Small-subunit ribosomal RNA from an uncultured bacterium, 1416 nucleotides, folded computationally. The sequence is in RNAcentral, with records from ENA. Rfam family: Bacterial small subunit ribosomal RNA. Model confidence (mean pLDDT): 81 of 100.
[in-house]
RNA sequence: CAGUUGAACGCUUGAUUUUCACCGAAGCUUGCUUCACCGAAAAUCAAGAGUAGCGAACGGGUGAGUAACGCGUGGGUAACCUACCUAUCAGCGGGGGAUAACUAUUGGAAACGAUAGCUAAUACCGCAUAACAAUGUUGGAUGCAUAUUCGACAUUUGAAAGUACCAACUGGUACACUGAGAGAUGGACCCGCGUUGUAUUAGCUAGUUGGUAGUGUAAUGGACUACCAAGGCGAUGAUACAUAGCCGACCUGAGAGGGUGAUCGGCCACAUUGGGACUGAGACACGGCCCAAACUCCUACGGGAGGCAGCAGUAGGGAAUCUUCGGCAAUGGACGAAAGUCUGACCGAGCAACGCCGCGUGAGUGAAGAAGGUUUUCGGAUCGUAAAACUCUGUUGUUAGAGAAGAACGUUGCAUAGAGUGGAAAAUUAUGCAAGUGACGGUAUCUAACCAGAAAGGGACGGCUAACUACGUGCCAGCAGCCGCGGUAAUACGUAGGUCCCGAGCGUUGUCCGGAUUUAUUGGGCGUAAAGCGAGCGCAGGUGGUUUAAUAAGUCUGAUGUAAAAGGCAGUGGCUCAACCAUUGUGUGCAUUGGAAACUGUUAGACUUGAGUGCAGUAGAGGAGAGUGGAAUUCCAUGUGUAGCGGUGAAAUGCGUAGAUAUAUGGAGGAACACCGGUGGCGAAAGCGGCUCUCUGGUCUGUAACUGACACUGAGGCUCGAAAGCGUGGGGAGCAAACAGGAUUAGAUACCCUGGUAGUCCACGCCGUAAACGAUGAGUGCUAGGUGUUGGGUCCUUUCCGGGACUCAGUGCCGUAGCUAACGCAUUAAGCACUCCGCCUGGGGAGUACGACCGCAAGGUUGAAACUCAAAGGAAUUGACGGGGGCCCGCACAAGCGGUGGAGCAUGUGGUUUAAUUCGAAGCAACGCGAAGAACCUUACCAGGUCUUGACAUCCCAGUGACCGUCCUAGAGAUAGGAUUUUUCUUCGGAACACUGGAGACAGGUGGUGCAUGGUUGUCGUCAGCUCGUGUCGUGAGAUGUUGGGUUAAGUCCCGCAACGAGCGCAACCCCUAUUGUUAGUUGCCAUCAUUCAGUUGGGCACUCUAGCGAGACUGCCGGUAAUAAACCGGAGGAAGGCGGGGAUGACGUCAAAUCAUCAUGCCCCUUAUGACCUGGGCUACACACGUGCUACAAUGGAUGGUACAACGAGUCGCGAGACAGUGAUGUUUAGCUAAUCUCUUAAAACCAUUCUCAGUUCGGAUUGUAGGCUGCAACUCGCCUACAUGAAGUCGGAAUCGCUAGUAAUCGCGGAUCAGCACGCCGCGGUGAAUACGUUCCCGGGCCUUGUACACACCGCCCGUCACACCACGGGAGUUGGGAGUACCCGAAGUAGGUUGCCUAACCGCAAGGAGGGC
Repeated sequence: CAGUUGAACGCUUGAUUUUCACCGAAGCUUGCUUCACCGAAAAUCAAGAGUAGCGAACGGGUGAGUAACGCGUGGGUAACCUACCUAUCAGCGGGGGAUAACUAUUGGAAACGAUAGCUAAUACCGCAUAACAAUGUUGGAUGCAUAUUCGACAUUUGAAAGUACCAACUGGUACACUGAGAGAUGGACCCGCGUUGUAUUAGCUAGUUGGUAGUGUAAUGGACUACCAAGGCGAUGAUACAUAGCCGACCUGAGAGGGUGAUCGGCCACAUUGGGACUGAGACACGGCCCAAACUCCUACGGGAGGCAGCAGUAGGGAAUCUUCGGCAAUGGACGAAAGUCUGACCGAGCAACGCCGCGUGAGUGAAGAAGGUUUUCGGAUCGUAAAACUCUGUUGUUAGAGAAGAACGUUGCAUAGAGUGGAAAAUUAUGCAAGUGACGGUAUCUAACCAGAAAGGGACGGCUAACUACGUGCCAGCAGCCGCGGUAAUACGUAGGUCCCGAGCGUUGUCCGGAUUUAUUGGGCGUAAAGCGAGCGCAGGUGGUUUAAUAAGUCUGAUGUAAAAGGCAGUGGCUCAACCAUUGUGUGCAUUGGAAACUGUUAGACUUGAGUGCAGUAGAGGAGAGUGGAAUUCCAUGUGUAGCGGUGAAAUGCGUAGAUAUAUGGAGGAACACCGGUGGCGAAAGCGGCUCUCUGGUCUGUAACUGACACUGAGGCUCGAAAGCGUGGGGAGCAAACAGGAUUAGAUACCCUGGUAGUCCACGCCGUAAACGAUGAGUGCUAGGUGUUGGGUCCUUUCCGGGACUCAGUGCCGUAGCUAACGCAUUAAGCACUCCGCCUGGGGAGUACGACCGCAAGGUUGAAACUCAAAGGAAUUGACGGGGGCCCGCACAAGCGGUGGAGCAUGUGGUUUAAUUCGAAGCAACGCGAAGAACCUUACCAGGUCUUGACAUCCCAGUGACCGUCCUAGAGAUAGGAUUUUUCUUCGGAACACUGGAGACAGGUGGUGCAUGGUUGUCGUCAGCUCGUGUCGUGAGAUGUUGGGUUAAGUCCCGCAACGAGCGCAACCCCUAUUGUUAGUUGCCAUCAUUCAGUUGGGCACUCUAGCGAGACUGCCGGUAAUAAACCGGAGGAAGGCGGGGAUGACGUCAAAUCAUCAUGCCCCUUAUGACCUGGGCUACACACGUGCUACAAUGGAUGGUACAACGAGUCGCGAGACAGUGAUGUUUAGCUAAUCUCUUAAAACCAUUCUCAGUUCGGAUUGUAGGCUGCAACUCGCCUACAUGAAGUCGGAAUCGCUAGUAAUCGCGGAUCAGCACGCCGCGGUGAAUACGUUCCCGGGCCUUGUACACACCGCCCGUCACACCACGGGAGUUGGGAGUACCCGAAGUAGGUUGCCUAACCGCAAGGAGGGC
């Protein structure tokens, strides 16, 4: 926040005025006037409580409940009510008794009472007045029943003689009041249709369903009662549970839809929770009453009070939501005759960018492109005309002035008119005029002046998505909508600059729709991605052949009513525009009604092609029962017969001398039916196989006699349903889960073997599932063919066998169109259409849990959620891989020869050690590697000593005239000091050059990162591959070419081919070598002629040789094979034959392979040191392990002596002949040679002799000692060589492993680079000179084709489960507790109705007693 009315009533208090009376005072005209107090009455005004009337049931709030006639929409009430209001008709007569207030007494703390007495009314009660009202009886008419209507008779029922005003003598008017029937408004009830989810809610219901008679209500009705009957609802979803106020509308969407129900409007429900009635026209009542409960407050403890989901406001909760404002001026409401009062309705203001709309924060000029910031390739670029500066404008702002519309009523006064009255008027009603009323608010708006002054932020910048750089950070900190970013160069984190977007906003979060055709009506699917029930029969339901007529339910069309207003859309208009507002137009639906009749439906009739029947035939492992047959296994009996049998990859368990296996004869018993046998047949599917009989279902063909749409599908329902399993009873030969034993194996609860029980078989009864698959529901129609096969029919041909054409029904293969994501399907559709059913909606959880139903059990059917992931899946592609397949190659194996692994030594590596043992290399593809040569140097490492613009480069300044060289002193040296020495040009200013000193830019780094890089290299691999253009195929990834048939060393070549060509690789071109010609002959050579010790010399260039140019070899020729090709095999000729031998040459790529320590280089790091110099040390260590080599272990040998034959190379700081010395290494001396001339340079193995005679040796040479030589400043750590002496291991090497296919392996020596010196290493050279290759099964590596794949970091892949620990989510748990719901029963407040009893009692009746009625 609901009061109001004094013009309904009495009373109380106060104020003012008037009158009257008593008493007092004063005056005097002495009975009059005036004044004061008290009292009474009247009038006016104000206040208070009470009686009475109306209102309080409206307005305002909220959405708890409600799945409902609650709401929406359209109807009905002949089954109803309605105060105030409007119009009409008729009235308003005469009486009575009380009571509150008040007074007195009194209870109580209070709230609130009690008793006695007084009083009024528009309060209350009788009486009179009435029919058109109500009730009863009755007659006529009408109607679909209840009924309606027109009459007749009887009975019953009402009121305030009020109030105000006027006039006054009767009266008039207004407002009230009474009765009646209408209207309007508001309500009540009933009905059709619509209105969420769950079937893991399938049965619900006793007042339940109906009837009869009543009660009750405004009214119908089981609404209620009594009696009777047994009904009513439900798969078109009853009942139950959960959730929810409904609608106009709002958001979204192309629409259909989906979501929502704030503001505004309509309806409903509620008012602390639950129940109840009273009053009233209306309530079961937000600001009324009673009771119960919870909570709060007061209390004297006895008892009382309260209800913001009204407006503000407080507290709490929360992510979060406002002022304890102004006014009734307007609109609306209550009351009143009215003024008016009341009104947190409402109108306004305040707060909040919460939303929508509008405006501003300035405009123009302005390049020195300022300063500053950022960045940079250091030149610049960018912020940027941006700023500053100059010139304007004044929206907004500030100040001042002017200043609205929103105001119409009503009232009063005046005027006019009507009605009224009439003897006359007033009041009253209508119209006009005047006076008067603003919360907002001095607000909107207008005018003037002033100042660019007071007014810009937020997000983003990897892609989606518009917009990029720098720094910091370094899988940290952090970001993130999805993909994802961050591990030292982050456009993705943080900061800055810049840019982009929006702008008084911007971004985030949440919700809803859209995109999502991702629940698909519009508008999806089901072979393999999720998805066809295992199969059939069939009720309901859905759908349904041809034709005629009728009808008009569906359908189409017109009209009418309704579809509130607001909202939406379109037009127009008003606020300066817009938001906002006003106005006009516009509707899918529902109802009523008129019309049309094609289609669907319905009714009636007809038809035969769908379907069925008949008749005549037909094939078949279709089903059930009974009987019967042979082969085989096993067992039993007997005979023959003897030592094994059996089994396996190989064995063993097992059987057998108690006679097995084998063989022969006889018998028993059970199960299954070889051949025929076939992508052949039958059946709905499961399934069905010897033969015969009985019973029985269906198909197919022909015919066209009959019926005349009888059909298709099919939720629930019913039936059948492999194998395994279960129950009862049989049976049991073979086989065989479980089980036992033997093997295999790391183990082997398996695979293999020997046994073996349920079971398999039969009867009856359950179970009800399978990859029950064609992973393909049933039915109908249509849409190229070809070729098999099964069962029929017709025709043609044929002497017979047979052949051919057409056709129906099955069953296969191939294939066109079409479809499909592809694979594939394709008249047996996965094509084109229709009808009906079933099923699907990401993966996992899970076909699980719970519940229900079925089952003897096992289990089946139905069937979730929490939670979790960003995928799971299909088909195809390219690779890679496979203890997949095919083909092929390689010293890959095999066949051989020789080694390594054992010994000693050398060398490299690991490890260890150390001050340091610098660094790198790590399976093959690191380890005699970088290093083609560490005593110093190298050198990068360590210790010590030194330097700081530096050992090295450029620039600047100053000084000197040098620097260099030589010498002296100190020192380990670097270094320091000193001595000596002493430039060039000149225009005489200086310049060049060098050194010293100084300052700073910088130098320097073998410091890090080879995972930031270039370059270089290794490797697969000298393997034969790797690609491209155009075309073609494929939706595409991709394919084809490059595959196939041959062939090759080769993607070499040929043929074929939707491919045709091309490139990088192969081959060839290059070098060496093998043969030869020619040219040229010195330093080379010497056949002939001379000559010599000697090609030494003359001579010569024939030969050898040298080195230029040529030739030669090409499958060219012949034969054979192959397909006539490519090619292969053989042969001829030839120095060489099929690539003659060797080398160089290394495709696309792989390994984040190696190298920042060759070099170069980004970034980071050090800068009196991580740079530079010096001395010494170290890289050379040594319990050990590994790699690569050398020398050996001896007689194919060692030793001694003698005698032969090379090639490649190198040389002036060099090679060094010869001679001499030395046992020797070597030394002394120096001829020749810048080399086909001289030197290194005697090659060695070999050969010929002699010796050794199988031993740790006359093998082997390590180790060690002594003495020497050489190089070099210097051989201690730490070189090489020589002589003498010493004389270790080792007697051919385990597992394992390496090289080699011919001038190769093996073996023998020679040379060179590096280098002062140092070689068992490396790179070359020649001498001697084998064995073997059947072959491709296997090991390793590689190439091509094909196949599988769940791999793509690509099998060193992927991936499953347990366990341990941690964390997260959800459970179980002895129990305990709370909430919701249902059923049965008990107690039970207030209250209503009825009954009984008691008490009290004014009006009315009665003379009275008493009664009627009322109350407690």